Background:
The prediction has a mean pLDDT of 83. The RNA shown here (c-di-GMP-I riboswitch aptamer) has 76 nucleotides. It was read from a public genome assembly, where an Rfam model found it. It matches the Rfam family "c-di-GMP-I riboswitch aptamer". Rfam links the family to the GO term cyclic-di-GMP binding.
[in-house]
RNA sequence: CACCGACAAAGGCAAACUUAUCGAAAGAUAAGGGCGCAAAGCUAAAGGGCCUGUAAAAUGGCAGCCAGUUUCCGAA
Repeated sequence: CACCGACAAAGGCAAACUUAUCGAAAGAUAAGGGCGCAAAGCUAAAGGGCCUGUAAAAUGGCAGCCAGUUUCCGAA
């Protein structure tokens, strides 16, 4: 340096669900909550995929599907 990931240390994120708000919907935001996560950090026209929507169509969404990219700690 690359790979790897302990019932390690320190810290971090936050599914379902509930309440409120926004939205046609998917979904988003805030608070509570905690299923899980070593990238569950970031990236959504110019990779794929999925969801909503439509007669057909995303100029709407999803990064907690794969992917791209950056990165904390450290045994075997």